[in-house]
RNA sequence: CGAGCUCGCCAGACAGUCGCCGCCGGUUUUUUCCGGGGGAGGAAAGUCCGGGCUCCACAGGGCAAGGUGCCAGGUAACGCCUGGGCGGCGCGAGCCGACGGAAAGUGCAACAGAAAGCAGACCGCCUAAGCGCCUUCGGGCGCCGGUAAGGGUGAAACGGUGCGGUAAGAGCGCACCGCGUGGCUGGCAACAGUCCACGGCGAUGGUAAACCCCACCUGGAGCAAGACCAAAUAGGAAUCCAAUGGCGUGGCCCGCGCUGGAUUCGGGUAGGUUGCUUGAGGCCUGUGGUGACGCAGGCCCUAGAUGAAUGACUGUCCAAGACAGAACCCGGCUUAUCGGCGAGCUCUCCUU
RNA sequence: GCUGGCGUAGCUCAGUUGGUAGAGCAGCUGACUUGUAAUCAGCAGGUCGGGGGUUCGAUUCCGUCCGCCAGCUCCA
Numbered sequence: 001c002g003a004g005c006u007c008g009c010c011a012g013a014c015a016g017u018c019g020c021c022g023c024c025g026g027u028u029u030u031u032u033c034c035g036g037g038g039g040a041g042g043a044a045a046g047u048c049c050g051g052g053c054u055c056c057a058c059a060g061g062g063c064a065a066g067g068u069g070c071c072a073g074g075u076a077a078c079g080c081c082u083g084g085g086c087g088g089c090g091c092g093a094g095c096c097g098a099c100g101g102a103a104a105g106u107g108c109a110a111c112a113g114a115a116a117g118c119a120g121a122c123c124g125c126c127u128a129a130g131c132g133c134c135u136u137c138g139g140g141c142g143c144c145g146g147u148a149a150g151g152g153u154g155a156a157a158c159g160g161u162g163c164g165g166u167a168a169g170a171g172c173g174c175a176c177c178g179c180g181u182g183g184c185u186g187g188c189a190a191c192a193g194u195c196c197a198c199g200g201c202g203a204u205g206g207u208a209a210a211c212c213c214c215a216c217c218u219g220g221a222g223c224a225a226g227a228c229c230a231a232a233u234a235g236g237a238a239u240c241c242a243a244u245g246g247c248g249u250g251g252c253c254c255g256c257g258c259u260g261g262a263u264u265c266g267g268g269u270a271g272g273u274u275g276c277u278u279g280a281g282g283c284c285u286g287u288g289g290u291g292a293c294g295c296a297g298g299c300c301c302u303a304g305a306u307g308a309a310u311g312a313c314u315g316u317c318c319a320a321g322a323c324a325g326a327a328c329c330c331g332g333c334u335u336a337u338c339g340g341c342g343a344g345c346u347c348u349c350c351u352u
Numbered sequence: 353g354c355u356g357g358c359g360u361a362g363c364u365c366a367g368u369u370g371g372u373a374g375a376g377c378a379g380c381u382g383a384c385u386u387g388u389a390a391u392c393a394g395c396a397g398g399u400c401g402g403g404g405g406u407u408c409g410a411u412u413c414c415g416u417c418c419g420c421c422a423g424c425u426c427c428a
Stems, first nucleotide, its partner, number of pairs: 002347009012317007020039002023036004041323001045334002048332005053222004060254004065218005070084005085099001086097004100213002105211002107207002122151002124147003130143005159177006178201001179199005184193003226274004236265006245259004267427002281300008318321001353424007362377004371408001379395005401417002404414002
């Protein structure tokens, strides 16, 4: 120089004019007017998880259902994050992984193939032993068979290589490699070491994002939750169900509370206040920890609408401006996104 | 804003121990008819909303994205 990896940050800038939504101060009976100050995001999105808050009982017992799934930790909590283990990718910095159990039981594997879960003889190889026949006496043919080395099918065919062995073969025997079980050592653990012993090895095949087993977790609903004020009215009608009932948004049973309920039709009012933004908040410093994060001190206040604000125009500059906009609030994940900046690190080539 | 459901041929819909997707109408060709319709025979038409994962194998199982539809105020 080039090619990359990780982490963090920014999201056109400046000036002027006219508007929009809250807040504060002054003025005004009210309306209004004046001044000051504030006004979208890293994802505000999807609503996929978790929590706060509110109501239902203070959410209690059992069953069912659902979720999570290597180990340890962080956190209000999580399916998130951090560190470690194992597996995979990359020369590397690093990145990715729904990663418990198939030795409780059940199920599934189409087509192809001889055989697919109790393995299996289609082609090939063999004819040692036994039986029969033939014989030129070397042997040949057939039967009964043996064989998983080789071929072929398949996603998957019951350890690999070599030597011995054999009629031909085969963990049948042996060596090495791989594997399993137990012990030992290290580690909180997952796991590792391969140090020791035993084992001939599909022992324990694959599939659990099939049922299931094990461990842990989960009550339901959602700010159109909920509370208050005001206004208005026909507290109406029909059908159905029913007091071992029904309702209280529970999946069911028990329990607790209340005493009719569901659907349709009809009638009225459709105004305001609150919840509503100070919060598991942000920044800086110190400190504990490998880290996520915790603790202590100091400083700061930073949208709150309810037909719903954050916009329009002009000028200048450049690297020419992406995805997109709050609606109770937070922590995550996922998805969309023109580009730019900073820090640390890796690799190739060259130079010193 | 919150909640629930759906997406399969041109249209309306089926499709489960996961094994390679069908029906009716519509379309095309032929027969019948003087001709058309009806009828009969045959044919074509599918990224199963998109792209991933699990699995030997996915319309089906899992998660993600896209599109569409429906419901939810008070007296009560």
This is a predicted complex of two RNAs, RNase P RNA and transfer RNA, with 428 nucleotides together. The coordinates come from a structure-prediction model, not an experiment, and the mean pLDDT is 80. Rfam match: Bacterial RNase P class A. By type it is a ribozyme.